[in-house]
RNA sequence: AGAGUUUGAUCCUGGCUCAGAUUGAACGCUGGUGGCACGCUUAACACAUGCAAGUCGGACGGCAGCACGGCCUAGUUUACUAGGUGGGUGGCGAGUGGCGGACGGGUGAGUAAUGCGUAGGAACCUACCCUUGAGACGGGGACAACAUGAGGAAACUCGUGCUAAUACCGGAUAAGACCUGAGGGUGAAAGGGGGGCGAAAGCUCUCGCUGAAGGAUGGGCCUACGUUAGAUUAGCUAGAUGGUGAGGUAAAGGCUCACCAUGGCAACGAUCUAUAGCUGUUCUGAGAGGAAGAUCAGCCACACUGGGACUGAGACACGGCCCAGACUCCUACGGGAGGCAGCAGUGGGGAAUAUUGGACAAUGGGGGCAACCCUGAUCCAGCGAUGCCACGUGUGUGAAGAAGGCCUUAGGGUUGUAAAGCACUUUUAUUAGUGAGGAAGGUUGCAGUAGCGAAUAACUACUGUGAUUGACGUUAACUGAAGAAAAAGCACCGGCUAACUCUGUGCCAGCAGCCGCGGUAAUACAGAGGGUGCAAGCGUUAAUCGGAAUUACUGGGCGUAAAGGGCUCGUAGGUGGAUCAUUAAGUCAGUCGUAAAAUACCUGGGCUCAACCUGGGGGGGUCGAUUGAAACUGGUGAUCUAGAGUAUGGGAGAGGGUAGAGGAAUUUCUGGUGUAGCGGUGAAAUGCGUAGAUAUCAGAAGGAACAUCAGUGGCGAAGGCGUCUACCUGGCCUAAUACUGACACUGAGGAGCGAAAGCGUGGGUAGCAAACAGGAUUAGAUACCCUGGUAGUCCACGCCGUAAACGAUGAAUACUAGCCGCUGGUGUCGAAUAAGACAUAAGUGGCGCAGCAAACGCGAUAAGUAUUCCGCCUGGGGAGUACGGCCGCAAGGCUAAAACUCAAAGGAAUUGACGGGGGCCCGCACAAGCGGUGGAGCAUGUGGUUUAAUUCGACGCAACGCGAAGAACCUUACCUACUCUUGACAUCCUAGGAAGGCCGGAGAGAUUUGGCUGUGCCGCAAGGAACCUAGAGACAGGUGCUGCAUGGCUGUCGUCAGCUCGUGUCGUGAGAUGUUGGGUUAAGUCCCGUAACGAGCGCAACCCUUGCCCGUAGUUGCCAGCACGUAAUGGUGGGAACUUUACGGGGACUGCCGUUGACAAAACGGAGGAAGGUGGGGACGAUGUCAAGUCAUCAUGGCCCUUACGAGUAGGGCUACACACGUGCUACAAUGGUCGGUACAAAGAGAAGCUUAGCAGCGAUGUUUGGCGAAACUAGAAAGCCGAUCGUAGUCCGGAUUGGAGUCUGCAACUCGACUCCAUGAAGUUGGAAUCGCUAGUAAUCGCGAAUCAGAAUGUCGCGGUGAAUACGUUCCCGGGCCUUGUACACACCGCCCGUCACACCAUGGGAGUGGGUUGCACCAGAAGUAAUUAGCUUAACCGCAAGGGGGGCGAUUACCACGGUGUGAUUCAUGACUGGGGUGAAGUCGUAACAAGGUAGCCGUAGGGGAACCUGCGGCUG
Repeated sequence: AGAGUUUGAUCCUGGCUCAGAUUGAACGCUGGUGGCACGCUUAACACAUGCAAGUCGGACGGCAGCACGGCCUAGUUUACUAGGUGGGUGGCGAGUGGCGGACGGGUGAGUAAUGCGUAGGAACCUACCCUUGAGACGGGGACAACAUGAGGAAACUCGUGCUAAUACCGGAUAAGACCUGAGGGUGAAAGGGGGGCGAAAGCUCUCGCUGAAGGAUGGGCCUACGUUAGAUUAGCUAGAUGGUGAGGUAAAGGCUCACCAUGGCAACGAUCUAUAGCUGUUCUGAGAGGAAGAUCAGCCACACUGGGACUGAGACACGGCCCAGACUCCUACGGGAGGCAGCAGUGGGGAAUAUUGGACAAUGGGGGCAACCCUGAUCCAGCGAUGCCACGUGUGUGAAGAAGGCCUUAGGGUUGUAAAGCACUUUUAUUAGUGAGGAAGGUUGCAGUAGCGAAUAACUACUGUGAUUGACGUUAACUGAAGAAAAAGCACCGGCUAACUCUGUGCCAGCAGCCGCGGUAAUACAGAGGGUGCAAGCGUUAAUCGGAAUUACUGGGCGUAAAGGGCUCGUAGGUGGAUCAUUAAGUCAGUCGUAAAAUACCUGGGCUCAACCUGGGGGGGUCGAUUGAAACUGGUGAUCUAGAGUAUGGGAGAGGGUAGAGGAAUUUCUGGUGUAGCGGUGAAAUGCGUAGAUAUCAGAAGGAACAUCAGUGGCGAAGGCGUCUACCUGGCCUAAUACUGACACUGAGGAGCGAAAGCGUGGGUAGCAAACAGGAUUAGAUACCCUGGUAGUCCACGCCGUAAACGAUGAAUACUAGCCGCUGGUGUCGAAUAAGACAUAAGUGGCGCAGCAAACGCGAUAAGUAUUCCGCCUGGGGAGUACGGCCGCAAGGCUAAAACUCAAAGGAAUUGACGGGGGCCCGCACAAGCGGUGGAGCAUGUGGUUUAAUUCGACGCAACGCGAAGAACCUUACCUACUCUUGACAUCCUAGGAAGGCCGGAGAGAUUUGGCUGUGCCGCAAGGAACCUAGAGACAGGUGCUGCAUGGCUGUCGUCAGCUCGUGUCGUGAGAUGUUGGGUUAAGUCCCGUAACGAGCGCAACCCUUGCCCGUAGUUGCCAGCACGUAAUGGUGGGAACUUUACGGGGACUGCCGUUGACAAAACGGAGGAAGGUGGGGACGAUGUCAAGUCAUCAUGGCCCUUACGAGUAGGGCUACACACGUGCUACAAUGGUCGGUACAAAGAGAAGCUUAGCAGCGAUGUUUGGCGAAACUAGAAAGCCGAUCGUAGUCCGGAUUGGAGUCUGCAACUCGACUCCAUGAAGUUGGAAUCGCUAGUAAUCGCGAAUCAGAAUGUCGCGGUGAAUACGUUCCCGGGCCUUGUACACACCGCCCGUCACACCAUGGGAGUGGGUUGCACCAGAAGUAAUUAGCUUAACCGCAAGGGGGGCGAUUACCACGGUGUGAUUCAUGACUGGGGUGAAGUCGUAACAAGGUAGCCGUAGGGGAACCUGCGGCUG
């Protein structure tokens, strides 16, 4: 520090996800040791049991229990035992009294301020402690305990009687205390212990006591600032805000009350709602920030829930009291008891959090003179890998690179020096022993010093010395012993992200943080081997920050990605020109105070290190106080004119409003002329018209809109504004001076304006026209088209307040190259009244530099550079929706979420592909022609069906007379039956035998069984080679699967003209350029131009064939000339001319001429030539596309079968047959059929072959004989031509079908061959929609041959014979090429995609309501308690001789008030029959709305309509 993910690829925007750090964690797997920390985040849920606050006998009366003396009595072993007795002593239960239970410990419910944090303040209190000075005199009356009586189950209570005090109460004293009317008044105390002298008093030491002042400590109160979210909470407040007086408090104060005033808070967010203890700090981050508030520390609040006070220095009190409530427990049913959010522990909740431990040894606290007691504070131990830190699980050597595992190309590789083996070490754990420190003090013994004092006593303070105090603890540490001994796992290995193979599985099981893996070769699932990372841990989950500049202060944006308000005015607010002076709020600097400690940082120290502990230091605030500075901002004062405004002259304009006027056109009406149609459309129809339309002429009526001018012209803030005239009126521009003197800019709320549609009331209505009706179109047509037509459109008044209200661009100001227009001014020049030129500012357009921008583009009218202010955005969907509120008559508008869901949605540009987009061009593509197919019969292939099987493959073109150049058996892969199992076939081994041949038996055959015959070849003589038989195992075998694992081969676009590369250049990039453009060509063929220059694969040429000529060579071919011969024939001698054969050459190149063209390429015409512009034909097929075809030609990975999915045999099937399709043949006839005669080919083939001739047969054919391994032999070419006949008919056409008889091939023609003869004589009379081939030796037509093959072509491949028609042309159909355009497509239009409906699931709104929570208001009620009052009852201390008084208590009443109750609102949660839309889902249904001109351009607003997308009207936008 970044990375993955939108796309075919790219850049951008933008979300999602990951890598890091962290945690009081939990879960899974695993687990050796130690140190230091930490450990109910949930139910402030309920709690059994034990403990957590007592102590003081030196305050008191005492003596229940314990111990020790004393005394008395009794017994006796004269010292013991037993009993009794006195608080005598040590002590002490209960009680009185004092101090402490307000600390310590727990928890975070409440609390958004009565809190906390920081900094200040004045009107207060403070037990114990310290200091100072003063005092402590003298009396009195009670009450517990106790005794006794009584009640009660208990808790406990009541009566009577006795008693002490440091308990209580008077009196005295009285101050620097308090009050005051300034005279005065009020107002305190307590003693205890030690000592000696003592009868006592008194003395002394010490601990206490009282009042006062001061301190310290702790606390109460007040102020400023800071302290979560929501405005879908906007108004709140009646003790409320203030004053006076009084009361109250420790204290200021509406704290409370009476009276008076009407204030106080709030957009700088009051009130309300929700949430929350706050802080030091902790985590993260570069920081700014963000998140958190466990442990530790400070503050606050709370103690079962609510209320209340008492006591006290302090509480409204966790382990106190009273009351109310809920809950639990006891009960004799009458009544009582309790409060773990103390430490342990239990139940419960929960993913989850420990022992009912030890000790007061240390630190600290309470009490005490002290010893000491108490202390679940604390210190320790236990449990837990919960975290951090440290250590270990060995070290060295060791290659036969062991075995085993895994992989393998079978060679090897890897695990791997890893192990074993050998040599060492012993940390930790184990065991045995030794053994610190934490201990200081206190007490006490002894010795001593000082103070006090009469004292050597006692006491107090101190010194020395001895003794004594450790829970942890079997401590830490050290030493010894033994032995590698006891000690490694977890996650991951497709990319991000370090790490790869095999097996299993087969869209299953599963994985997954995101992208995504899995449908038979998964580095992604599961296992294994190997590897990588971390390590006593490792992963997962949850959570926070980071990355995220993804809320942007640091540090983002708004033309098209989300985002500028429809426009203007203007309030608050924010910001604001120049100069001078002043001030000091902001700002800056210094000083002082404070910002607790801990933490963090720096630097030292201590545990062997570290974690951890600890000393010191520095820093830290938007803090406070104070002193200063004065540039800038602000305030104040003064001045200025450049901003802004006012006055005067001039100018342009569809700017607005009102009133009036005008002509053209449509329609209607009236009248005339006139006659059969008009109208409308793609074509029609509805409609109108003989009752006279349309057309035409004249007249009239009425409403609406204003042609031309008209223009990227004008005006207006926007919406918008267009005939003319008048009136009223706003703004703008301009010139020159004068004046005011910052008066300015922006603008949350607010106000006004605001197209169209729509609404209300009243008018108006010519045309147009939602709805509606009819006619068409269509599968349908709720549409597009047509005929009609109502609201509406128009006017007046009033609403509505929205639009693609757009420049998709807020307003204002300043600055920053130019060029060219247009509109209206002004100035100067000019021929001056013209044209024009220059200058200038205002407006409106087109280019363009810099710059900006993701790109497109913007570019002085900025989207540039800056400033000020406002508005808005933060992934897509849900949704501009729900709920709430405000507005509206309504329609609806404004404001505006969440649940849930996806990993994208999006912008710009690129390359393709596509378009019912455009341009150019080509092709038997259309057109022009010729002949077919589609109808018939048959052949053949396919589908389907059937079957035991009808083997398999091929499926638009590019499957279907295809693989198959030939299924009766074989082929054959299929079916049935019978058989074989190292096998029908290959290699190796062993044994035997030559091989082979012949003859029998059984069987359908394979096979099986028996007999006979036969002895080969090589040889170094052992054996070997081939072959056969038997046996064992390695293995064979598979037309079994996968063509979507493959090679090879092939088809197709397409013989179309294309496809690319290097370097350069342009672009952020994908890419572009080149390859586009102008011409030309069959061609990316060539030329020219050109940021391109070159090159490659294709095209063309080179190859074969054919057409002309020449040379060479002549047999089997040829025969002109010369001979011979035949009935006839190159038959023969000869010939080498010709034809021909087959080898080699020549020839054609736009080479020549002319014209056109750009002086090019080239085209056109011509000459010559056998051939002329690639002469004809063939082979040849670029980059690629179709997961095209083929595992059944072959090869091959993987999988599968192995007495079978292999192999053999026989029979059957592939030949089936309601049907459908493709390809053909033959026909339907006279351009023909039949019969007779007659002529002319080419190319091939032939020995298990082709077959002549003769003979037989009607014939297929047979038979016999001859030729030929072929320019030698074999084969009658046919159509044609010459005649004859048939006469338009189901025929003398046509030949299917069927019967009969045969021939041939072959082991074998039944299933199932071909051919022949005789007989039979079906359909068919030229073929619907549709569709195919062909441009010249072609189509058409005619025959011939070959491959395969025993036999079996109408098929296929070749050959020649005869031999046409037509092409105007490129509008249209199909296919293709190039350029361009649009795109929401990229699996690429067979694309994408919208909505209703149906089904399932999910969350959510409404909903008669229902049930809870919280809360406002009104009222009722009123426990305990406090205050006040007090008729009743009662009463020790003081007064009084007494009566009584004073004072108190109980009771009663009043005020306040908790719980509770009633009524009525608000708010929130849950639930609810039914219902609304939304989201998601595998192949559902209906249509096809959008994307291309998406087939009616789309979209926005509005209104109506419709199953649904949608359609239509009106206005707007161009995206």
Molecule: small-subunit ribosomal RNA
Organism: drinking water metagenome